This is a predicted structure of a 74-nucleotide RNA (transfer RNA) from Candidatus Shapirobacteria bacterium CG_4_10_14_0_8_um_filter_39_15. Rfam family: tRNA. About the family: Transfer RNA (tRNA) molecules are approximately 80 nucleotides in length. By type it is a transfer RNA. Taxonomically the source falls in Candidatus Shapironibacteriota (Bacteria, Bacteria candidate phyla). The sequence was found in a public genome assembly.
RNA sequence: GGACGAUUAGCUCAGUUGGCUAGAGCGUCACAUUGACAUUGUGAAGGUCACAGGUUCGAGUCCUGUAUCGUCCA
Numbered sequence: 001g002g003a004c005g006a007u008u009a010g011c012u013c014a015g016u017u018g019g020c021u022a023g024a025g026c027g028u029c030a031c032a033u034u035g036a037c038a039u040u041g042u043g044a045a046g047g048u049c050a051c052a053g054g055u056u057c058g059a060g061u062c063c064u065g066u067a068u069c070g071u072c073c074a
Stems, first nucleotide, its partner, number of pairs: 001073007010026004019057001028044005050066005
């Protein structure tokens, strides 16, 4: 220098052919339960879907560029 892949909640990850409001598990917080803790149950908070632009009535999803990480080629 070139090819491919990944980037979504604090962590690990789903998200189908573009369609209504973006989800799960773990974690965090509150409440109930306990003498107390743990466990369990209920509820809540937490997201610029890496960044910028484009296409579209509509983008996490399609297109272009940039950034970071990984694998391979030279």